[in-house]
RNA sequence: GCCGACUUAGCUCAACGGUAGAGCAACAGUUUUGUAAACUGUAGGUUCAGAGUUCGAAUCUCUGAGUCGGCUCCA
Numbered sequence: 001g002c003c004g005a006c007u008u009a010g011c012u013c014a015a016c017g018g019u020a021g022a023g024c025a026a027c028a029g030u031u032u033u034g035u036a037a038a039c040u041g042u043a044g045g046u047u048c049a050g051a052g053u054u055c056g057a058a059u060c061u062c063u064g065a066g067u068c069g070g071c072u073c074c075a
Stems, first nucleotide, its partner, number of pairs: 001071007010024004018055001026042005048064005
C1' cells in the first nucleotide's frame, strides 16, 4: 500500500428498514440466625463519529476513526 470482518448496556452478544432486547454483573425485595444460592422486581443505550437515501435507519450508501485477520513492498 491492497483486501476482508468487526464497533450496540459495566462485560459477552442478539435485533426483516417500523417503540433497541437477552444472559451475566449492579441495585432492591422475598427466603435464611447470618452469608451464599434460589426466586421476584428495578435501573442501565443519543447503537464509534459525520453526512446522505427514506414517511421511517443499529440495519442501506458515502467519508472518517479504532480493533482484528490476510496479502504485498521496503528496511
RNAcentral holds the sequence, with entries from ENA. Predicted 3D model of a 75-nucleotide RNA (transfer RNA) from a Patescibacteria group bacterium. Its Rfam family is "tRNA". Rfam's curators write: Transfer RNA (tRNA) molecules are approximately 80 nucleotides in length. The family's RNA type in Rfam is transfer RNA. Taxonomically the source falls in Bacteria candidate phyla (Bacteria). RNAcentral records the identical sequence in 2 taxa.